[in-house]
Context: one part of a larger RNA
Molecule: large-subunit ribosomal RNA, domain IV
Organism: uncultured Verrucomicrobiota bacterium
RNA sequence: ACCCUGUUAAGGAACUCGGCAAUCUAGCCCCGUAACUUCGGGAGAAGGGGUCCCGGGACUUGUCCCGGGCGCAGUGAAAGGGCCCAUCCGACUGUUUAGCAAAAACACAGCAUUCUGCGAACACGAAAGUGGAAGUAUAGGAUGUGACACGUGACCAAUGCCAAAAGAUUAAGGGGAGAUGUUAGCCUUCGGGCAAAGCUUUGAUCCUAAGUCCUGGUGAAUGUCGGCCGUAACUAUAACGGUCCUAAGGUAGCGAAAUUCCUUGUCGGGUAAGUUCCGACCUGCACGAAUCGUGCAACGAGAUGGGCGCUGUCUCAACAGGGAGCUCA
Numbered sequence: 001a002c003c004c005u006g007u008u009a010a011g012g013a014a015c016u017c018g019g020c021a022a023u024c025u026a027g028c029c030c031c032g033u034a035a036c037u038u039c040g041g042g043a044g045a046a047g048g049g050g051u052c053c054c055g056g057g058a059c060u061u062g063u064c065c066c067g068g069g070c071g072c073a074g075u076g077a078a079a080g081g082g083c084c085c086a087u088c089c090g091a092c093u094g095u096u097u098a099g100c101a102a103a104a105a106c107a108c109a110g111c112a113u114u115c116u117g118c119g120a121a122c123a124c125g126a127a128a129g130u131g132g133a134a135g136u137a138u139a140g141g142a143u144g145u146g147a148c149a150c151g152u153g154a155c156c157a158a159u160g161c162c163a164a165a166a167g168a169u170u171a172a173g174g175g176g177a178g179a180u181g182u183u184a185g186c187c188u189u190c191g192g193g194c195a196a197a198g199c200u201u202u203g204a205u206c207c208u209a210a211g212u213c214c215u216g217g218u219g220a221a222u223g224u225c226g227g228c229c230g231u232a233a234c235u236a237u238a239a240c241g242g243u244c245c246u247a248a249g250g251u252a253g254c255g256a257a258a259u260u261c262c263u264u265g266u267c268g269g270g271u272a273a274g275u276u277c278c279g280a281c282c283u284g285c286a287c288g289a290a291u292c293g294u295g296c297a298a299c300g301a302g303a304u305g306g307g308c309g310c311u312g313u314c315u316c317a318a319c320a321g322g323g324a325g326c327u328c329a
Base pairs, nucleotide, nucleotide: 002323003322004321005320006319007318008317010315011314014313019310027051028050029049030048031047036041038147052069053068054067055066056065057064058063059062070074082308083307084306085305086304087303088302089300090299094106095105110145111144112143113142114141115140116139122131123130124129148295149294150293151292153225154224155223158222159221160218161217162216163215167213168212169211173207174206178202179201181199182198185194186193187192226244227243228242229241230240253287254284265281266280267279268278269277
């Protein structure tokens, strides 16, 4: 020098990506307790006071009152919440990457759509059969969303699904007009020609399903939700107008956001000083409504910013104890 443990003047986060780590706090009794809120909570909020022993007394018998006593210290050891202000995400308790991730991911109650009438749909299985279910639409399967509050806009052109069955198209199959090959027979100018039945190789019109086309519906189905130009008596801006395109051109709400490139946008707050944070603005590169939108009390070993307290995190290091180091086996 190193590791572990402990203590520390003055300062008190100046450390650092970040208070990481370590302090502080702590039990019980009494007083007291804000915003907000789903009226349950928040709450042990916060913030104060007390706490031991002896004697006496009171009574509602586990507390209070009076007097006295000791110590630095009375929950005298051990055990045993630090707190607050805001924002984001997820409502919550739960679940998860056995062995680098516990979360904002999954689940969830609730909501919605869709399928299923029972030998159910669906799943496993060549099948028998079994689960579903010894259930029966207040049931079961699938999908999405994810408490609650307020909402959930436009587009059915594409894709999907559903419905209808008029028309178009359409398979195997049915049917079999006709044709090919073969040859009994017939004709012959002896070269050849015609050709039934059977067999063989084929074969048209015609009959005929779903599907597709066609028609309509459907968004809490997959999805999509414009451009250019001009215009108001300062300027600026454009309620307004024109035009092109589209299935329709993004509504409410939110917005430099877990989304903003330019960007450390601009303004305000907080600081002496703030790329983070909070509140606004809206020029949304590239938010947006169940791949839900916006809020939201409570909750969180979640993420972010700030404050009080507290401290060896630091200024800046020191000391103490133990270990290791050293020697021998």